[in-house]
RNA sequence: GGGGCCAUAGCUCAAUUGGGAGAGCGUCUGCCUUGCACGCAGAAGGUAGAGGGUUCAAAUCCCUCUGGCUCCA
Numbered sequence: 001g002g003g004g005c006c007a008u009a010g011c012u013c014a015a016u017u018g019g020g021a022g023a024g025c026g027u028c029u030g031c032c033u034u035g036c037a038c039g040c041a042g043a044a045g046g047u048a049g050a051g052g053g054u055u056c057a058a059a060u061c062c063c064u065c066u067g068g069c070u071c072c073a
Base pairs, nucleotide, nucleotide: 001072002071003070004069005068006067007066010025011024012023013022019056027043028042029041030040031039049065050064051063052062053061
C1' cells in the first nucleotide's frame, strides 16, 4: 500500500436481511431470611463509533472518515 471482517446497555452478544432496540451477566429496589447467600418480582441504564446520502420509514442499504482483528505484499 491492497483485500476481507467487526463497532448495538457497564461486560459478552442477539435482532428471523428496511417497519415496536432486546437477552444473559452485572447494578439498584422490594419480597424471602435472625442476618448473608440463593431464589422470586420489578426498575434504571442505548440519539446503535462519527458524518452524509437513499427511503414514507435505516441498527439493517450506499459513500466517506475513525478505531480494532485478520490475509496478501